[in-house]
Context: one part of a larger RNA
This record gives sequence, structure tokens and C1' cells, in this order.
RNA sequence: CUCUCGUUAAGGAACUCGGCUCAUUAGCCGCGUAAGUUCGCAAGAAGCGGUGCCUUUGAUUGAAAGAUCAAAGGUUACAAUAAAGUGGCCCGGGUGACUGUUUAGUAAAAACACAGCACUCUGCAAACUCGCAAGAGGAAGUAUAGGGUGUGACACCUGCCCAGUGCUGGAAGGUUAAGGGGAUUUGUCAGCGGAGAGUAAUCUUUGCGAAGCAUUGAACCGAAGCCCCAGUAAACGGCGGCCGUAACUAUAACGGUCCUAAGGUAGCGAAAUUCCUUGUGGGGCAAGUUCCCACGCGCACGAAUGGUGUAACAAUCUGGGCGCUGUCUCAACGAGAGACUCG
Repeated sequence: CUCUCGUUAAGGAACUCGGCUCAUUAGCCGCGUAAGUUCGCAAGAAGCGGUGCCUUUGAUUGAAAGAUCAAAGGUUACAAUAAAGUGGCCCGGGUGACUGUUUAGUAAAAACACAGCACUCUGCAAACUCGCAAGAGGAAGUAUAGGGUGUGACACCUGCCCAGUGCUGGAAGGUUAAGGGGAUUUGUCAGCGGAGAGUAAUCUUUGCGAAGCAUUGAACCGAAGCCCCAGUAAACGGCGGCCGUAACUAUAACGGUCCUAAGGUAGCGAAAUUCCUUGUGGGGCAAGUUCCCACGCGCACGAAUGGUGUAACAAUCUGGGCGCUGUCUCAACGAGAGACUCG
């Protein structure tokens, strides 16, 4: 010097991102116990006192031995839950109702789940899922059932928009596949015509061209879908701008105008959301970028992508206080184990 412990004058969080760590508290008995509340809790709230041993008396229980308890008196120690083990407490706020679950090996949480709520699909050979299929699950269930999605106890509530996208329904019209349909076109070709050569037979060349066989394939008929018409937002989602105006000023209940499918309602709000920002006012401190209460000018809250509250709960996040302490002022001493020296 390092590690693991122990003790510490005075002070007592001045340490630090932050009381991280340490310390305090602690068992049992008696008394006592606030706000709030879903009346269950909160609660071991908080806080106060007692605690060993001996003697006497009494009580309960027991057949007894004994066990337990109460009162009075006495007595030892610094100390009687004498060791070990063994809650620190209170106040305010955020989030999530709760018990639970999770990143085996950096995250336990405000994330996931949850009961409850809502929408939607499904009539049973169900919907849906796995499988090429057979088949299986769903379910030896049957709409008070099963699947999917969202929200997330409870309380009070959940506004406006169906123009876009999606879904559901509709079928008049438009568009439209395969297929049906075959007008037409083209090739080949019997045959016929023209020109040339040749006495002729015949040869060369050119035009038309039936049937057949091929080729082309128009009109017309033709489902769903799409276009179209409605409905639907606890479906995906969305929820304005400019100008003027009141007898101080300021502001604008009011008016005008443009645009939109509709222009954000209740509630909340510098918030787990506020950039400007340490907003402004108040509280707490001698002093407070955090915290609490308000205000609202919400860069960029807002109603089941839920809004606002909420008792209880939490190894949750955040602010304050009491107690307590080597966290600190500021370090010291001691113990053990290392390091180091010798061996």
C1' cells in the first nucleotide's frame, strides 16, 4: 500500500447525480393511533411504557405433578428481546388499479398479463389453426359457446367527421376473362382466261379462282371484381386560416371572408407531452434549472391508439422532513488476510 472487518472527539448529509453506502430501528406485553377510504383497509400508522432474578399472596387449569397469569415487596449489573437472529419512520407528487409475468448471461420497469368493457366473425361437417392429403385441434364444446381485435379494476364519462382507406349491404347502368359466336382475311388448289415460243404435242409466264383442307378472327352473348349507390369510427384515421370590432389601455362576447368530410366538445394542461424556458405568480430553503399549487400564450394534450380522478398495492420514479450515522469536514487507531523483507 491492497482487501475484509471493528471503534471514534466535535459536528451531523456540509458528501454526492442521488443519503449510494453505513448506521438507526428491531422480539414479546400493555396503552395509544391521523388524513383518506372502494368501509375491507390505512395500521406494527405515528407515539409512550414495560421486560432479569428472588420472596409473599392471589387467580385460571389439572386427579396430581405441574403449567400459565396478576399484584405487592425485595435485589444485581453500564446494560435483562444483555449473545445470535430480529421493521427506521413520516409528508407530498408521477405512473401502473391489484397478486402475477419478462430480456437464462448488462434492463424487473411506467413494459407484458390481468379481471372488467367494447367491436367483430361463427348455426356446427361452425368460424379459425396445422397438414399435399387422409386427418387433427376448436370440442367429446354449441352463441350465457368458440375465434379475432382493441382497451385495461373501480368512479364520472367517452364529443364532431363516412370526403380518403377498409369492411358490410345493394343492384339499374358502364367496363370486363375464359368460353360461345362466327362476319371477314389469307394460303393451297380442280378448272377457266390472256401473252410468248413451237407445225404440233407441249413448254414458259401471267390473271381469276369453286369445294375441301388450313389461316385470320369482327359484331353479338358472357360472372365476380372495379366504376357506381348507401351504411359503418370502442374500423384505419382526421378534428382550420385571415381581417375588423366595446367610451383609458388591453382584450374581444360580436361581425366579415376563404377553405373543409368535419374544424378539438367535456376534462386536463410548461405535463413521462412545453421548443422558446430556470415561462409567470405563489409555497417550501438564508439561498431551489429539481419539487408542490395555480395560470394558459397546448412549438406539438384530449376522450377504449381511451380522457380525468382514485382507497389499497409497488426491490417503481420524484421532492421534502424527523431519527441516525466516518457519506463528509478530515481523518485516526485497532484486528485478520495479502503485498514486501529474510528464510